[in-house]
Order: sequence, then structure tokens, then C1' cells
RNA sequence: UAAUAUAUAAUGCCGAAUCCUUAUAGGUACGGGGGGACCACUAAAUAUACAGGGGUGAAUCCGGUUAUCCGGAAGGGUUCUCUAUUCCUUCUCUUUUACCCUAACCCGACAGCUAACCUCGGAGGCAGAAGCCGCAAGGGAUA
Repeated sequence: UAAUAUAUAAUGCCGAAUCCUUAUAGGUACGGGGGGACCACUAAAUAUACAGGGGUGAAUCCGGUUAUCCGGAAGGGUUCUCUAUUCCUUCUCUUUUACCCUAACCCGACAGCUAACCUCGGAGGCAGAAGCCGCAAGGGAUA
């Protein structure tokens, strides 16, 4: 000096999950559950099941060569481009390209909606050392 690998900074992404303080605890943006009236559900028979039913979440359904795999539909995220709105930016709406995800966990026989009211969470993970981020001032360019 170059290349590769690992970790991480600024910065960015998924998510409700950020921020503050007199700080080991208490609050908080934001997010979830239970819970009246009204409304909704409600019949009979047979069979099977109780392996039921329900909640958070985009994470469901269908078909397959059995397979945490493949394909499709639906749903979700990022990104390029575009439209509208706006003093500007972001968000949002519209259009479009490319790349991804479609898990996991919880309640414990029990819950429709639901005012008052009651109660819970306020995590974790990933990318990232240059053709970098920002309107600018500036930030970062490391080991």
C1' cells in the first nucleotide's frame, strides 16, 4: 500500500418499545388486554372432537414430489421513480423498479362490540468504515 475477515462509530432499518429524573427505582411519548347499555351472535337433527376456544403480531390460506422445503393467492417491510398537499422537511396519498419477510410467543376451559372503570408493555434484533450522512453549520472516515 492492497485485499480479506471480525467488531464497532456517525448514520439508517424492523418494531408500540422513545425520552426524563432526585436513578437499580419512579415516571413518559407511544402501544395492548379485560370490561355495561344499544347492537351483534342464537334453531333442529346426526356425526366427530374436546387435540376446544382466545390474544399480541404482516406472519394466513390453497396445492405439492414430506419438507422449518417448492409454487401460488392474500398480507407486510425497505428501496428507485412519480402524483397530490405543504413556506420547507417528514409523514400521508398516487404511480413505478428492484430486493426481502410471511415467525415466534402467550392465556388456560375462559373473554363479541363496549362508556365508566380495571390492568399490562414501553423490548429485542439487523445493516454500517465510503462513490458516506446533512439545507447548512457540521458529523464520520476506527480497532

This is a predicted structure of a 143-nucleotide RNA (c-di-AMP riboswitch aptamer (ydaO/yuaA leader)) from Propionispora vibrioides.
The model forms 96% of the base pairs in the Rfam consensus.
The prediction has a mean pLDDT of 75.
The source organism's lineage runs through Bacteria, Bacillati, Negativicutes, Sporomusaceae and Propionispora.